[in-house]
RNA sequence: CCUCGAGAAGGGCAAACCUGCCGCAAGGUGGGGGCGCAAAGCCAUCGGCCCAUUAUGAGCUGCACAGGGCGGCCGGGCUGCCGGG
Numbered sequence: 001c002c003u004c005g006a007g008a009a010g011g012g013c014a015a016a017c018c019u020g021c022c023g024c025a026a027g028g029u030g031g032g033g034g035c036g037c038a039a040a041g042c043c044a045u046c047g048g049c050c051c052a053u054u055a056u057g058a059g060c061u062g063c064a065c066a067g068g069g070c071g072g073c074c075g076g077g078c079u080g081c082c083g084g085g
Base pairs, nucleotide, nucleotide: 002085003084004083005082012037013036017032018031019030020029021028022027035072041078042077043076047073048070049069050068051067054066056064057063058061
């Protein structure tokens, strides 16, 4: 440096749910809590999914578009502990 991954070691993160705050919402965030994860660390100009009256347009129903969100949905990129080769 490349590659592989435990039945190790030291550890790390933290699902659902409860609760405080932010937000129209999806969702984010603090605390509790652990379903799980060898990248469940970071990245939103691939694909997919979600919100959408908050603004605009059409319209008087829930449509279009803008916009926003999900990296623990996937592809891709970057970085990393330990061990084997």
Molecule: c-di-GMP-I riboswitch aptamer
Organism: Actinomycetota bacterium